[in-house]
RNA sequence: CUCUCGAAAAGGCAUACCAGUCGUAAGGCUGGGACGCAACGUUACGGAUCGGUAAGAAGACCGAGAGCCGGACUGCCGAA
Numbered sequence: 001c002u003c004u005c006g007a008a009a010a011g012g013c014a015u016a017c018c019a020g021u022c023g024u025a026a027g028g029c030u031g032g033g034a035c036g037c038a039a040c041g042u043u044a045c046g047g048a049u050c051g052g053u054a055a056g057a058a059g060a061c062c063g064a065g066a067g068c069c070g071g072a073c074u075g076c077c078g079a080a
Base pairs, nucleotide, nucleotide: 012037013036017032018031019030020029021028022027035067041073042072043071045070046069047068049064050063051062052061053060
């Protein structure tokens, strides 16, 4: 110096719920609020899940979600 791990410190993010708003819906955005989070930052690439469409199903297509898991990219601090 780099990689891994995750103490301390400074900070950061924001579940459920509520109000407003957009959307057929899943869900998104704004404000409040914090269950928690060392990537609970970004990314829809893979799997799973959720919503919609059209014939009964499988399946197909369109959408959602990164706080379901994995992958990719980036990042604060620097004990053992």